[in-house]
Context: one part of a larger RNA
RNA sequence: CCGUGGCUAAGGAACUCGGCAAAUUGGCCCCGUAACUUCGGAAGAAGGGGUGCCCCUAGUAGGUGAGUUCCCUUGCGGAACGAGCCCAACGGGGCCGCAGUGAAAGGGUCCAAGCGACUGUUUAUCAAAAACACAGGUCUCUGCUAACUCGUAAGAGGAGGUAUAGGGACUGACACCUGCCCGGUGCCGGAAGGUUAAGGGGAGGGGUUAGCCCGCAAGGGCGAAGCUCCGAACCGAAGCCCCGGUAAACGGCGGCCGUAACUAUAACGGUCCUAAGGUAGCGAAAUUCCUUGUCGGGUAAGUUCCGACCUGCACGAAUGGUGUAACGACUUGGACGCUGUCUCAGCCACGGGCUCG
Numbered sequence: 001c002c003g004u005g006g007c008u009a010a011g012g013a014a015c016u017c018g019g020c021a022a023a024u025u026g027g028c029c030c031c032g033u034a035a036c037u038u039c040g041g042a043a044g045a046a047g048g049g050g051u052g053c054c055c056c057u058a059g060u061a062g063g064u065g066a067g068u069u070c071c072c073u074u075g076c077g078g079a080a081c082g083a084g085c086c087c088a089a090c091g092g093g094g095c096c097g098c099a100g101u102g103a104a105a106g107g108g109u110c111c112a113a114g115c116g117a118c119u120g121u122u123u124a125u126c127a128a129a130a131a132c133a134c135a136g137g138u139c140u141c142u143g144c145u146a147a148c149u150c151g152u153a154a155g156a157g158g159a160g161g162u163a164u165a166g167g168g169a170c171u172g173a174c175a176c177c178u179g180c181c182c183g184g185u186g187c188c189g190g191a192a193g194g195u196u197a198a199g200g201g202g203a204g205g206g207g208u209u210a211g212c213c214c215g216c217a218a219g220g221g222c223g224a225a226g227c228u229c230c231g232a233a234c235c236g237a238a239g240c241c242c243c244g245g246u247a248a249a250c251g252g253c254g255g256c257c258g259u260a261a262c263u264a265u266a267a268c269g270g271u272c273c274u275a276a277g278g279u280a281g282c283g284a285a286a287u288u289c290c291u292u293g294u295c296g297g298g299u300a301a302g303u304u305c306c307g308a309c310c311u312g313c314a315c316g317a318a319u320g321g322u323g324u325a326a327c328g329a330c331u332u333g334g335a336c337g338c339u340g341u342c343u344c345a346g347c348c349a350c351g352g353g354c355u356c357g
Stems, first nucleotide, its partner, number of pairs: 001352008010343002014341001019338001027051005036041001038173001052095005062086003067081005072075001096100001108336007115328002120132002136171007148157003174323004179253003184250002186246005193241003199235002204230005211222004254272005281315001282312001293309005
């Protein structure tokens, strides 16, 4: 010097990103216990008092119950008495120590706010959380050989279930609620018209040539049937176009100018655009850039915190909005208690390092 443990004057968070770590608290009995609340809770709230040993109380109360007697419905039945054994408390008196849950084990407490209702689940090996799940809510699909999933198939799951069931999606207890937009995209419905594949259809055309024509010949021309190739019109579904519906489907939810008898502001008006222009509630927020916004509170002093304001860069209603008792090894701010975290360091024990052998 390092590790682990123990103690420490005065102060008591001045340490630090942060009370991290440590300390405080601690069991049992009694008294007592606020806001708030879903009336269950919050509660071990908080905060107090007691705690050993001896004697009396008292071998009492109580426990257990050998055994005895009686009754009847003779049973693992009922009633009464009861030896022996175990053995308190309240209360009273006394004794000792610094100290009586004398060691060990064994909650620190409270206030305010955020998030998530809750118990649960998770990154085996840096994250336990405000992430996941969750009861509850909504939409949607599915009539049973169900939808859906796995499998090439047979088949299996769904389910030996049957719409109070099963699958998918979103939301996430509870309370109060959940506005406007269907123009785009999706989905559902519609089928008149437009478009449209294979296929059907076959107008028309090409190839080949038995034969015919021309030519002295080489060769040229026409060309039936058959075989074969191309092929117009026309008839051809769904889909798309089209017409409706649908937002707890994907999503979206404006701009400029003017106006009131101080000023300021604008209930009001004008105008442009849109499918419609953000309702309630909330708001410098896990969201606010400017920003340490401004005001208030708390501090001697507060970029954090709490309460407000609203100018919301860029909240907002099941990608849910706003609240909310209880809960949380969650996050933030504060208070009391307590401490070697610190001022500021010292000593001790054990183990290591180091030196000598």